The prediction has a mean pLDDT of 81. Predicted 3D model of a 74-nucleotide RNA (transfer RNA) from a Candidatus Woesebacteria bacterium. Its Rfam family is "tRNA". On this family, see Hou, Trends Biochem Sci 1993: "The tertiary structure of tRNA and the development of the genetic code". The RNAcentral record of the sequence draws on ENA and MGnify. The same sequence occurs in records of 2 taxa. Taxonomically the source falls in Candidatus Woeseibacteriota (Bacteria, Bacteria candidate phyla).
RNA sequence: GGACGGUUAGCUCAGUUGGUUAGAGCGCAGCAUUGACAUUGCUGAGGUCACAGGUUCGAAUCCUGUACCGUCCA
Numbered sequence: 001g002g003a004c005g006g007u008u009a010g011c012u013c014a015g016u017u018g019g020u021u022a023g024a025g026c027g028c029a030g031c032a033u034u035g036a037c038a039u040u041g042c043u044g045a046g047g048u049c050a051c052a053g054g055u056u057c058g059a060a061u062c063c064u065g066u067a068c069c070g071u072c073c074a
Stems, first nucleotide, its partner, number of pairs: 001073007010026004019057001028044005050066005
């Protein structure tokens, strides 16, 4: 230098053909339960979907560029 893949909640990850609330598990906070703890149950907080631009009535999803990480080629 080139090819490909990845980037979504604090962590690990889903998200199908672009379509009407952006989710799960773990973690965190509160409440219930207990003499207390653990477990369990309920509720809740937490998101610029890496960044910028474009297409579209509508973009996490499509297109272009940039950044970072990984694999391979030279």